Notes:
This is a predicted structure of an 87-nucleotide RNA (c-di-GMP-I riboswitch aptamer) from a Candidatus Schekmanbacteria bacterium. The prediction has a mean pLDDT of 85. Of the family's consensus pairs, 100% are formed in the model. It matches the Rfam family "c-di-GMP-I riboswitch aptamer". Rfam links the family to the GO term cyclic-di-GMP binding.

RNA sequence: CACUGAAAAAGGCAAACUCAGCGAAAGCUGAGGACGCAAAGCCGCGAGCCUACGUCGAGACCGCGAUAUGGCAGCCGGGCCGCCAGG
Numbered sequence: 001c002a003c004u005g006a007a008a009a010a011g012g013c014a015a016a017c018u019c020a021g022c023g024a025a026a027g028c029u030g031a032g033g034a035c036g037c038a039a040a041g042c043c044g045c046g047a048g049c050c051u052a053c054g055u056c057g058a059g060a061c062c063g064c065g066a067u068a069u070g071g072c073a074g075c076c077g078g079g080c081c082g083c084c085a086g087g
Base pairs, nucleotide, nucleotide: 003086004085005084012037013036017032018031019030020029021028022027035074041080042079043078045077046076048072049071050070054067055066056065057064
C1' cells in the first nucleotide's frame, strides 16, 4: 500500500417513535430514544425513488394529470478520507 474481516480492543453513527422548530410537501435541524450499521464518514457524478410551491394541460364545487429548480448518502453504483486486527 492493496486485500480480507468485526472474533478482540478503543470507540463511532443512530432507524422507528416522541417533543420543539423549519418547509407547500417530500423531508431537514435540535433533544430524547436504539432498529440496525465495518464506512449507516463526506460528496447529488450516474441511475433509481419521493414530493409538486410554481408552471403547463384539461376541467370549472371539491379536486385531476405532467413536470424539479426541491428532497432521499440508512436504495444502489461511483469518487474522496478513515480506527483496529489478520494472512